[in-house]
Context: one part of a larger RNA
Molecule: small-subunit ribosomal RNA, 5' domain
Organism: Armatimonadetes bacterium Uphvl-Ar1
């Protein structure tokens, strides 16, 4: 000197843009954050102009694996680069081919009856689908045999064609009767995952030997798929000072601060990746999960209760409590962007846009301009003459940035309608210098000096060091420097 997710002291006038729990991944009241489709279904209620229109509890389907938080764990199942899969997956999109034939038993809301404080449970007869199950068909797939062609990177990959077995669906919805939104199989694209190799990247060696599913074949499970991923037999190997194994720290990276670099600290906000969801473990569904706002079970804690037996999960957005030097509003709005759902219209969105609140931070602006000496008064200090404070003040004559007041008044909306922001930005008009300076420091380093007081006291200090009766170094006034809405301390890092 220069940074900062800073505090802390003294002070504080506005504006934009940003940015705010670094501590206890501790515990939370309350509201709110995931819906949505009636153009898949039946059943109810409610109006009705009898045409039909609306809304919902459940069955259906799609979303709810995204979006949002947070950094605990993780030294390699992460992450950064660059390769690989001839060892995979993919719902939704976009594309091309083909098909949608014909049968069935249920069942949930309702109702009726019953049990329970309560959450919610049973029991009966019944009703429908694009809910379920069954048979046909096979453009196709998939299995298995046989014939072929062309290829490569070792295990082999790719096409064609015979044959045999398996193998799908919703006569679906809507209307203007032409369509169009669906459905099923299969091929190709996109994107997204998945998994493998390699090289890079904390500290300790006062951590030196580690490892039995260990290492590696066979067989077989299991996955979407290789693989001791798992079993079972067989060998007896793998790793390790090029630091194995074990501790201790930590999420990685782009970046961020520094520096002339090299480097050297760092990983807030933002954008990828990863990993977590009170603690541990599990699985279901699902195209995707071992699933934050699903679901079972242990555990800890909480809350209800009729003790019989429930309920809960803010590191979602606000808030409350503890912790702490210390960190914001129980706001508006779905006008914009984008995200789910729906044919739409629309509905949901605490994502998000925006508003509050805090000099926390960076940038802009102001807090007035010009003239004014007899150089008032005060104040201060004198060698008592002056000297400084000082054109500083008053005075005069403008300014009106910013307040304050009145008045018009956006763009952001593509698209006729719609704008949270906001009666906001930003225009005009009036008002009247009016609404607006502090903070350190003045010994030498380092820029800026005098009185009084105080007496090794009370005190100051980053270092040197001041202070014991003349202190430019304590204290307080005068001046005086230096930065400015900020000044100074403290702590971190280069």
């Nucleotide at each position: 000197g220069g940074a900062c997710g800073a505090a802390c002291g003294c002070u504080g006038g506005c504006g934009g843009c940003g940015u705010g729990c670094c501590u206890a991944a501790a515990a939370c009241a309350u509201g709110c954050a995931a819906g949505u489709c009636g153009a898949a279904c039946g059943a109810g209620a409610u109006c009705u102009u009898c045409g039909g229109a609306u809304c919902u509890a459940g069955u259906g389907g799609c979303g709810a694996a995204c979006g949002g938080c947070g950094g605990a764990g993780u030294a390699a199942u992460a992450c950064a680069u660059g390769a690989g899969c001839a060892a995979c997956g993919u719902g939704c999109c976009c594309u091309u081919a083909u098909g949608c034939c014909u049968g069935g038993g249920a069942u949930a809301u309702a109702c009726a009856g019953a049990g329970g404080a309560a959450a919610c449970u049973c029991u009966g007869g019944g009703c429908a689908a694009u809910a379920c199950c069954g048979g046909a068909u096979g453009u196709g797939g998939c299995u298995a045999u046989c014939u072929u062609u062309c290829g490569g990177c070792a295990u082999c990959g790719a096409g064609a064609g015979a044959u045999a077995a398996c193998u799908a669906a919703a006569c679906g919805g809507a209307u203007u009767u032409a369509u169009u939104c669906g459905c099923a199989u299969a091929g190709g694209g996109a994107g997204c995952g998945g998994c493998u190799c390699a090289u890079g990247a904390c500290c300790c060696a006062u951590c030196a030997g580690g490892u039995a599913g260990u290492u590696g074949g066979u067989a077989g499970g299991g996955u979407a798929a290789u693989g001791g991923c798992c079993u079972a037999c067989c060998a007896a190997g793998c790793c390790g000072a090029c630091g194995a194994c074990g501790g201790g720290u930590a999420g990685c990276g782009g970046g961020u601060c520094u520096g002339a670099g090299a480097g050297g600290a760092u990983g807030a906000u933002c954008c990828g990746c990863c990993c977590g969801a009170g603690u541990g473990g599990g699985a279901c569904u699902g195209a995707g999960a071992c699933a934050c706002g699903g679901c079972c079970c242990a555990c800890a804690c909480a809350c209800c209760u009729a003790c019989g037996g429930g309920u809960g999960g803010c590191a979602g957005c606000a808030g409350u409590u503890g912790g702490g030097a210390a960190u914001c509003u129980u706001g508006c709005a779905c006008a914009a962007u984008g995200a789910g759902g729906g044919a739409a219209a629309c509905c949901u969105u605490g994502a998000u846009g925006c508003a509050g609140c805090g000099a926390c931070g960076c940038c802009g602006c102001g807090u007035g301009g010009a003239c004014g000496a007899u150089g008032a008064a005060g104040g201060g200090u004198u060698u008592a003459g002056g000297c400084c404070u000082g054109u500083a003040a008053a005075g005069u004559c403008c300014u009106u940035u910013u307040a304050c007041c009145a008045g018009g008044a956006a763009a952001g909306a593509c698209u006729u309608a719609g704008g949270a922001c906001g009666g906001u930005a930003c225009c005009u008009g009036g008002u009247g210098a009016a609404u607006a300076a502090g903070c350190u420091c003045c010994g030498g380093c380092u820029a800026a000096c005098u009185a009084c007081g105080u007496g090794c006291c009370a005190g100051c200090a980053g270092c040197c060091g001041c202070g014991g009766u003349a202190a430019u170094a304590c204290g307080u006034a005068g001046g005086g420097a230096g930065c400015a809405a900020g000044c100074g301390u403290u702590g971190u890092c280069c």